The prediction has a mean pLDDT of 80.
Transfer RNA from a Clostridia bacterium, 73 nucleotides, folded computationally.
Rfam family: tRNA. By type it is a transfer RNA. Rfam links the family to the GO term triplet codon-amino acid adaptor activity.
NCBI's taxonomy places the organism under Bacteria, Bacillati, Bacillota, Clostridia.

[in-house]
RNA sequence: UCGCGGGUGGUGUAAUUGGUAACACGACGGACUUUGACUCCGUAGAGUGUUGGUUCGAGACCAGCCCCGCGAG
Numbered sequence: 001u002c003g004c005g006g007g008u009g010g011u012g013u014a015a016u017u018g019g020u021a022a023c024a025c026g027a028c029g030g031a032c033u034u035u036g037a038c039u040c041c042g043u044a045g046a047g048u049g050u051u052g053g054u055u056c057g058a059g060a061c062c063a064g065c066c067c068c069g070c071g072a073g
Base pairs, nucleotide, nucleotide: 001072002071003070004069005068006067007066010025011024012023013022019056027043028042029041030040031039049065050064051063052062053061
């Protein structure tokens, strides 16, 4: 430099054909317990790397840039 894949809560991953971003773990509160753990119930927390474009509507499509990984030279 070129090709391919990826960037979404604190972490790991979803999100069908473009239509109100979900689940698990973790955190916090409560129940239980002598206390803690386990278990159960509940709550909060992300508008999706960034700048534009397309669209009635973009996490998903298009273009540029940034970052990470793999491959080629």